A computed fold for a 117-nucleotide RNA from a Cytophagales bacterium, annotated as SAM riboswitch aptamer (S box leader).
NCBI's taxonomy places the organism under Bacteria, Pseudomonadati, Bacteroidota, Cytophagia, Cytophagales.
RNA sequence: GACUUAUCCAGAAAGACGGAGGGAAUGGGCCCUUUGAUGUCUUGGCAACCUCCUCAUCCCGAGGGAAGGUGCCAACUCCCACCUAAAAGGUCAGACUCCUUUUAGGGUAGAUAAGCG
Numbered sequence: 001g002a003c004u005u006a007u008c009c010a011g012a013a014a015g016a017c018g019g020a021g022g023g024a025a026u027g028g029g030c031c032c033u034u035u036g037a038u039g040u041c042u043u044g045g046c047a048a049c050c051u052c053c054u055c056a057u058c059c060c061g062a063g064g065g066a067a068g069g070u071g072c073c074a075a076c077u078c079c080c081a082c083c084u085a086a087a088a089g090g091u092c093a094g095a096c097u098c099c100u101u102u103u104a105g106g107g108u109a110g111a112u113a114a115g116c117g
Stems, first nucleotide, its partner, number of pairs: 003115006013043005021032003026081004044073003049069002051065005077109001082106009
């Protein structure tokens, strides 16, 4: 990397190094950044997937912890893109039909964990 399942509107920063772009990829928007970003390391922290304890147990589970394995610590996965529905506004002689905006649901992609091979 492939496959399966679950989650993704909460939460959590200081120091050192370094020196130009960065926010996964394409396009658009928006934002961060020489008052030093992104990144690496150290320390600290958040969370509770694995895990640990108690209870219950046919299965699903309830409560608590944080020693260990991961993960994470700007912005909802920063937002949008594809489909469906609803509402509002607009264009038109006439709007279910065209355009714009908003909201909700789904999908695609991605990230993380656990499992599998």

The sequence was found by an Rfam model in a public genome assembly.
Its mean pLDDT, the model's own confidence on a scale to 100, is 84.